[in-house]
Context: one part of a larger RNA
RNA sequence: CCUUCCUUUAGGAACUCGGCAAAACAGCGGCCGUAACUUCGGGAUAAGGCCUGCCCUCUUUAUUGAGGGCCGCAGCGAAAGAUCUCAAGCGACUGUUUACCAAAAACACAGGUCCCUGCUAAAGCGCAAGCUGAUGUAUAGGGGCUGAUGCCUGGCCAGUGUCCGAACGUUAAGGGGAGCCCUUCACGGGGCGAACUGAAGCGCGGAUGAACGCCGGCCGUAACUAUAACGGUCCUAAGGUAGCGAAAUUCCUUGACGGGUGAGUUCCGUCCUGCACGAAUGGCAUAACGAUUUGAGAACUGUCUCAAGGAAGGACUCG
Numbered sequence: 001c002c003u004u005c006c007u008u009u010a011g012g013a014a015c016u017c018g019g020c021a022a023a024a025c026a027g028c029g030g031c032c033g034u035a036a037c038u039u040c041g042g043g044a045u046a047a048g049g050c051c052u053g054c055c056c057u058c059u060u061u062a063u064u065g066a067g068g069g070c071c072g073c074a075g076c077g078a079a080a081g082a083u084c085u086c087a088a089g090c091g092a093c094u095g096u097u098u099a100c101c102a103a104a105a106a107c108a109c110a111g112g113u114c115c116c117u118g119c120u121a122a123a124g125c126g127c128a129a130g131c132u133g134a135u136g137u138a139u140a141g142g143g144g145c146u147g148a149u150g151c152c153u154g155g156c157c158a159g160u161g162u163c164c165g166a167a168c169g170u171u172a173a174g175g176g177g178a179g180c181c182c183u184u185c186a187c188g189g190g191g192c193g194a195a196c197u198g199a200a201g202c203g204c205g206g207a208u209g210a211a212c213g214c215c216g217g218c219c220g221u222a223a224c225u226a227u228a229a230c231g232g233u234c235c236u237a238a239g240g241u242a243g244c245g246a247a248a249u250u251c252c253u254u255g256a257c258g259g260g261u262g263a264g265u266u267c268c269g270u271c272c273u274g275c276a277c278g279a280a281u282g283g284c285a286u287a288a289c290g291a292u293u294u295g296a297g298a299a300c301u302g303u304c305u306c307a308a309g310g311a312a313g314g315a316c317u318c319g
Base pairs, nucleotide, nucleotide: 001314002313003312004311005310006309007308008307010305011304014303019300029051030050031049032048037042039148053070054069055068056067057066058065071075076081083298084297085296086295087294088293089292090290091289095107096106111146112145113144114143115142116141117140123132124131125130149285150284151283152282154215155214156213159212160211161208162207163206164205165204168203169202170201174197175196179192180191181190182189183188216234217233218232219231220230243277244274255271256270257269258268259267
């Protein structure tokens, strides 16, 4: 010096990306007590406080309860056995996952909704036979999206997709055969071929968004100023509704104001100028839950100020 461990005056997170690591209170024993919020189940062992040994008497289902006494610094006398609180984000939850760098906000989920499927079902596997679906039958089966619950889910069908449409246009082979050509003495044989007929598809018409998706610009205007309920104009299929908003989304940006700190690019609340939120590619809330992410606090400490001492095993030197 390294590894593992023990102790430490004063201070107590000043360490650090971050209380990482360590320490500490309490310890699913008893009694008391327990907030916001809430889906009334929870939250909850919330938080917080007190007790705990032994002997005797009475008592009890009980080693329970009451009273008296005894000892120690210390009685859950050892060991084992939750740190807690406040405020936000995300995901409802229990689950699942990158075997060996990621456990999560990702996946799944119950619930919601759309599409297909009438049974020799749709869908899937297979060249086929055949099988699954299912020894099921639309309260069933398959597929897509969303993701508990609560309140909701706005406008656009022009483009793309899907579905519907006995008409019309276009459209292949085939049918058809006017007419033309070659050949033969002839009968005949061969070839080309207009009109007309002729499916799906496409065109055409319509429907459809919890289908793929999309959801504007400029100029002016109120008796301070500012702003613009209002007006004009251009474009569009229609110009973003409710709710939320510097957000896991905000470039400018450490936006501005307020809170917390002595001091706060983080955090919380508010504003709205949304570079570039927005409604099942779901929007906004949400109790409970989380080895989740972020901020704050109590307690506690060698994380630190700032290091010191010690133990064991190594390394090293000598034998």
Molecule: large-subunit ribosomal RNA, domain IV
Organism: Candidatus Parcubacteria bacterium